[in-house]
The prediction has a mean pLDDT of 79. The RNA shown here (Bacterial large signal recognition particle RNA) has 265 nucleotides and comes from a Planctomycetota bacterium. Of the family's consensus pairs, 94% are formed in the model. Its Rfam family is "Bacterial large signal recognition particle RNA". Rfam describes the family as follows. The signal recognition particle (SRP) is a universally conserved ribonucleoprotein involved in the co-translational targeting of proteins to membranes. It is annotated as a non-coding RNA gene. The gene name in the source record is ffs. The sequence is in RNAcentral, with records from ENA.
C1' cells in the first nucleotide's frame, strides 16, 4: 500500500449574560447536529474546567492545529421613536384679587360724600275687604193622641128648647228644619298702590338743603396668587430602529499542515 479488528478523538460552534474562572441552563447568530436526567433566590467543575446514565462513529470529507474571509455580538457617540414620571422653567387657557393706563357708560339738567326726612322691614291697632258662627227679620214646610180654630158623622145630658166634649177632614200654629236677602253683634285672615302710633334705619331705593368734579369696574392692558387633563422646553431613566469611531471577540465556507495500535497479505 490494501485487509480485519481496536483506541484516542468526535457526535456542534460562536457572542452577550453569569461567573474568581470554566461549562450548561437563558438571550442572539449560524445553519441541521446522538437519547435521558439536573439548573437563576442556579446546576455541575478547577486550567485537558458541565456531571450521571446509555448509544452511535472512529485514524479522516468526519479528529486537532494554523491561514484568510466574515453572518453576527461587545465597546464610543450621535440621529429618530415609544412608555412612564417630574416638589422643574416658560406659554396659552380658567378662576379669584388689586389698579384705575386705554375705550364705553354715567356726571355742571350737579357725581362720590355730608345733613334732615321717607320707602322697602317688624309691633300694635282702625277700616275696607273676604270667610264662618249667633240674633232678628221674610218666606216654605212643619203635630194620630198628650197644642189652637171650625168641627160633618157619631157619642153624652136633657121630656123639649137646647147644651157639653170631640175623632177624621180643612185652616193656623210650636219646638225644629229649609232657604232668602238688606242688617246688628262676634270670629277669623298667605287680603289692601287704605289709614294710625310706635320701633329699627345694617343694606338699597329716594325727596329737600348744601357742596362742586368726580363717579363706576362692562370690554382691553398692568400686577399678584391659585389651578391645569393643553402646548413648547429642560434633567435623568427604560426599551425600538438607523448611522458611526477605535479595539476586540468570531460561526458558516476556503487553502495549508498534523496525528496512532494489534494482526494477516
Nucleotide at each position: 500500500c490494501c485487509g480485519u479488528g481496536c483506541u484516542a478523538g468526535g457526535c456542534g460552534g460562536a457572542g452577550g449574560g453569569u461567573u474568581a474562572g470554566c461549562g450548561g441552563u437563558c438571550c442572539u447568530c449560524u445553519g441541521u447536529a446522538c437519547c435521558u436526567g439536573c439548573a437563576a433566590c442556579c446546576c455541575g467543575c478547577u486550567c485537558c474546567a458541565g456531571c450521571a446514565g446509555g448509544g452511535c462513529u472512529g485514524a479522516a470529507u468526519u479528529c486537532c492545529c494554523c491561514u484568510g474571509c466574515g453572518a453576527g455580538g461587545c465597546u464610543u457617540c450621535g440621529g429618530u421613536u415609544u412608555c412612564a414620571a417630574u416638589a422643574c422653567g416658560g406659554g396659552a387657557g380658567c378662576g379669584g384679587c388689586u389698579c384705575a393706563c386705554c375705550g364705553a357708560g354715567u356726571g355742571u339738567u350737579g357725581a362720590g360724600g355730608g345733613u334732615c326726612g321717607g320707602a322697602u322691614c317688624c309691633c300694635a291697632u282702625g277700616c275696607g275687604a273676604u270667610g264662618g258662627g249667633c240674633c232678628g227679620c221674610c218666606g216654605g214646610c212643619g203635630a194620630a193622641c198628650c197644642g189652637g180654630g171650625u168641627c160633618a158623622g157619631g157619642g153624652c145630658c136633657g121630656g123639649a128648647a137646647g147644651g157639653c166634649a170631640g175623632c177624621a177632614g180643612c185652616c193656623c200654629u210650636a219646638a225644629g228644619u229649609c232657604g232668602g236677602a238688606a242688617g246688628g253683634c262676634u270670629c277669623a285672615u298667605g287680603c289692601g298702590c287704605c289709614g294710625u302710633g310706635g320701633g329699627g334705619c345694617u343694606a338699597u331705593c329716594u325727596g329737600a338743603c348744601c357742596g362742586g368734579a368726580g363717579c363706576c369696574a362692562c370690554g382691553g392692558a398692568a400686577g399678584c396668587c391659585g389651578u391645569c387633563a393643553c402646548c413648547c422646553g429642560a434633567c435623568g431613566g427604560a426599551g425600538g430602529c438607523c448611522g458611526u469611531c477605535u479595539g476586540u471577540c468570531g460561526a458558516c465556507c476556503a487553502g495549508g499542515g498534523g496525528u496512532g495500535c494489534a494482526c494477516g497479505g